[in-house]
RNA sequence: CGGGCCGUAGCGCAGUCUGGUAGCGCGCUUGCAUGGGGUGUAAGAGGUCCCGGGUUCGACUCCCGGCGGCCCGA
Numbered sequence: 001c002g003g004g005c006c007g008u009a010g011c012g013c014a015g016u017c018u019g020g021u022a023g024c025g026c027g028c029u030u031g032c033a034u035g036g037g038g039u040g041u042a043a044g045a046g047g048u049c050c051c052g053g054g055u056u057c058g059a060c061u062c063c064c065g066g067c068g069g070c071c072c073g074a
Base pairs, nucleotide, nucleotide: 001073002072003071004070005069006068007067010026011025012024013023020057028044029043030042031041032040033039050066051065052064053063054062
C1' cells in the first nucleotide's frame, strides 16, 4: 500500500442475506424458600446497535466515507 472478515446490554454472541416493536446465555437487582450462604424459583433493570452522511414512509439491516480489531497478500 491492496484485499477479506468483524464492531449489537458488564461479558460471550444471534438478528443483517429478504428494511417494519432489538433478542438469547452468563452476570446484576428484587421477592419467596434457608438461621445464613450456596442452590432453586418468580419477576425486573440494563442498548445513541463503533462514528458521520445518504436512500426510504421507515435503517442494527441497504449505499458512501471514516475509526478500531483480527487475518491474508505485497
The RNA shown here (transfer RNA) has 74 nucleotides and comes from an Opitutales bacterium.
NCBI's taxonomy places the organism under Bacteria, Pseudomonadati, Verrucomicrobiota, Opitutia, Opitutales.
Rfam family: tRNA. About the family: Transfer RNA (tRNA) molecules are approximately 80 nucleotides in length. The family's RNA type in Rfam is transfer RNA.